[in-house]
RNA sequence: GGCAACCUUCGGGGCAGGGUGAGCCCGCUAGGGGCAAUUCCCGACCGGUGGCGAUGCCGGCGGCCAAAGGCCGCCGGACGAGCCCACGAGCCGCCGUUGGGUGGCAGGAUCCGGUGCGAAUCCGGAGCCGACGGUACAGUCCGGAUGGGAGAAGGUUGCG
Numbered sequence: 001g002g003c004a005a006c007c008u009u010c011g012g013g014g015c016a017g018g019g020u021g022a023g024c025c026c027g028c029u030a031g032g033g034g035c036a037a038u039u040c041c042c043g044a045c046c047g048g049u050g051g052c053g054a055u056g057c058c059g060g061c062g063g064c065c066a067a068a069g070g071c072c073g074c075c076g077g078a079c080g081a082g083c084c085c086a087c088g089a090g091c092c093g094c095c096g097u098u099g100g101g102u103g104g105c106a107g108g109a110u111c112c113g114g115u116g117c118g119a120a121u122c123c124g125g126a127g128c129c130g131a132c133g134g135u136a137c138a139g140u141c142c143g144g145a146u147g148g149g150a151g152a153a154g155g156u157u158g159c160g
Stems, first nucleotide, its partner, number of pairs: 002159009017042003023035004044140002046130002048087004057077009082128002090105006110126005132143003
């Protein structure tokens, strides 16, 4: 280092600012006053897990250029995708005392330009998306949830 069983811990972010006023309340009844959407409008903000992730980034070595610094090659390392592949969260059925197992259903989104042998991932630009219940129509509030969770890190025991 591999495989198996088990244990522990960890395991989701976000409406600044402005406008409107459905409703509600007060009332001296004045076409008076107040409250009122994180949901509407303008705008703001956010991005779970694993995979693939190039010649970008960092480091080492070698070579080239007079040097500074840069370029090229090789090796190693970290990071790197909401919208590329897959998984998770929700709902329903069946099995099970429980833990859980199993089947089904629902729910999303990317282009252009650049570089390059190669980009769906890098760089630049412009877009787009976001379960269910509640409520003035919600990715961001409240709730199921002190839940579940893809998985991550560490440990114990056993095997070869």
This is a predicted structure of a 160-nucleotide RNA (FMN riboswitch aptamer (RFN element)) from a Bacillota bacterium. The sequence was found by an Rfam model in a public genome assembly. The coordinates come from a structure-prediction model, not an experiment, and the mean pLDDT is 76. Taxonomically the source falls in Bacillota (Bacteria, Bacillati).